[in-house]
This is a predicted structure of a 383-nucleotide RNA (Bacterial RNase P class B) from Aquisalibacillus elongatus. Its Rfam family is "Bacterial RNase P class B". Rfam describes the family as follows. Ribonuclease P (RNase P) is a ubiquitous endoribonuclease, found in archaea, bacteria and eukarya as well as chloroplasts and mitochondria. The family's RNA type in Rfam is ribozyme. It was read from a public genome assembly, where an Rfam model found it.

RNA sequence: GAGCUUGCAUAACCGCUCUGUUAUACAGAGAGGAAAGUCCAUGCUCACACAGGCUGAGAUGCUUGUAGUGUUCGUGCUUGACGAAACCAUAAGUCAAGGGAGUUAGCAUCUGCUAAUUUACGGCAGGGAAACAAUCUAAGUCCUUUUGGAUAAGAUUGAAUUACCUUUAAAGUGCCACAGUGACGUAUUUUGAUUGGAAACAAUCAAAGUGGAACGCGGUAAACCCCACGAGUGAGCAACCCAAACGAUGGUAGGGGCACUUUUUGCAGGGAAUUCAACCUAGCAAAAAGGUAAGUCAUUUGACUUGCAGAUAGAUGGUUAUGGCUGGAGUACGAGGUUGACCACCGUUUGUAGUACAAAGGUACAGAACAUGGCUUACAAAG
Numbered sequence: 001g002a003g004c005u006u007g008c009a010u011a012a013c014c015g016c017u018c019u020g021u022u023a024u025a026c027a028g029a030g031a032g033g034a035a036a037g038u039c040c041a042u043g044c045u046c047a048c049a050c051a052g053g054c055u056g057a058g059a060u061g062c063u064u065g066u067a068g069u070g071u072u073c074g075u076g077c078u079u080g081a082c083g084a085a086a087c088c089a090u091a092a093g094u095c096a097a098g099g100g101a102g103u104u105a106g107c108a109u110c111u112g113c114u115a116a117u118u119u120a121c122g123g124c125a126g127g128g129a130a131a132c133a134a135u136c137u138a139a140g141u142c143c144u145u146u147u148g149g150a151u152a153a154g155a156u157u158g159a160a161u162u163a164c165c166u167u168u169a170a171a172g173u174g175c176c177a178c179a180g181u182g183a184c185g186u187a188u189u190u191u192g193a194u195u196g197g198a199a200a201c202a203a204u205c206a207a208a209g210u211g212g213a214a215c216g217c218g219g220u221a222a223a224c225c226c227c228a229c230g231a232g233u234g235a236g237c238a239a240c241c242c243a244a245a246c247g248a249u250g251g252u253a254g255g256g257g258c259a260c261u262u263u264u265u266g267c268a269g270g271g272a273a274u275u276c277a278a279c280c281u282a283g284c285a286a287a288a289a290g291g292u293a294a295g296u297c298a299u300u301u302g303a304c305u306u307g308c309a310g311a312u313a314g315a316u317g318g319u320u321a322u323g324g325c326u327g328g329a330g331u332a333c334g335a336g337g338u339u340g341a342c343c344a345c346c347g348u349u350u351g352u353a354g355u356a357c358a359a360a361g362g363u364a365c366a367g368a369a370c371a372u373g374g375c376u377u378a379c380a381a382a383g
Base pairs, nucleotide, nucleotide: 004383005382006381008323009322010321011320012319013318014317016030017029018028019027020026021025032365036376037375039374040373041372042371043370044236045235046234047233048232049066050065051064052063053062054061072231073230074229075228076227077098078097079096080095081094082093099121100119101118102117103116104115105114106113107112122226123225125166126165127164132158133157134156135155136154140151141150142149143148172224173223174220175219176218189208190207191206192205193204194203195202196201240256241255242254260290261289262288263287264286265285266284267283269280270279291308292307293306294305295304296303297302324363325362326361330357331356332355333354336346337345
């Protein structure tokens, strides 16, 4: 440093909330390993969309699922492995290797190496004509008494930010005001040098000017967009349901949802204008199975009893005493300690190391609100 477990105990007094009952009394129960973050998801509830099924004369009712499509949404360095809620699968994420872009430190001295560390890192690629027209030059060729003149197959510009070609899963259209010849287009003003050439011109290098940046694998996709993969969508317990004050409607107070988990049965109630049916249960009652804590008995797994927070002006606490863990001022003993050894260093009665006792102090991080799983973060101390 990493991982796992625990993460204060007992007693008394007073107090708070809930449940049950024989009801103002008794009994029982009462916050975590992260309850935090809200990064990702599952269950559950409602709405929308689509595809089926059931009853019935009739679906707008009930019930099962998540398909399709893209003018929608999400994700994005590459590869591999791991990754939960019963299984499979998968998300956030974790680990390893490799690459890009940065930051810090050291070494080195052209632009590098090593180590650590961060990361909202998919895509802005490369090349490139001709026909034809205009202009410049005149080596060669022709003409001329000479000076000279004519002439392109040489060169420049336009055509051309083109047509077109290659690579890529994807590279198309845009933007970088002013200044500047020129702001990414096979762009580029001035001067000088070198090379090629007869010249016109061309290429390369260096400098100048404007500018934040001057052609550097420029920047920009948090520009429009393109590519790959994936995904029914949205909201959320303040979801959602019932509903008083005496008729209806509405949905206020209030109640439920909401308490260890699951299943079954019965009653009441609801259920397309009337009936029936499918079907529903946020109402009442009963039963069964399972998980877990403590206690008692037995002992070979087992049996029995009592329990399992449910608030919402938001309870689960306070005081006292003792103990546990930590801490080590100090007191007593002590002449050596440290190292394999040496040196050095500390100490030698102003007391090192060690042993025993031990004061003050400290006892962390933190607080259930529908439930659950993973991830991340915080944390005194002990094993």